[in-house]
RNA sequence: GGGAUGAUAGCUCAAUUGGUAGAGCAUCUGGCUUACAUCCAGAAGGUCAUGGGUUCAAUUCCUAUUCAUCCCA
Repeated sequence: GGGAUGAUAGCUCAAUUGGUAGAGCAUCUGGCUUACAUCCAGAAGGUCAUGGGUUCAAUUCCUAUUCAUCCCA
């Protein structure tokens, strides 16, 4: 230098064909318990890597950039 894959909650990861994004763990509150843990119920937490474009509408499609891993030279 060329190519492939990926970037979503604090962490690990989903999200089929474009229509207001979820799970587990962790955190917080309440219940249970003499107490803690377990268990049960609930809550909070996301500019979906960044910019631009297409569209009535973009995490999703197109494009450029950044970062990570891998391959070729």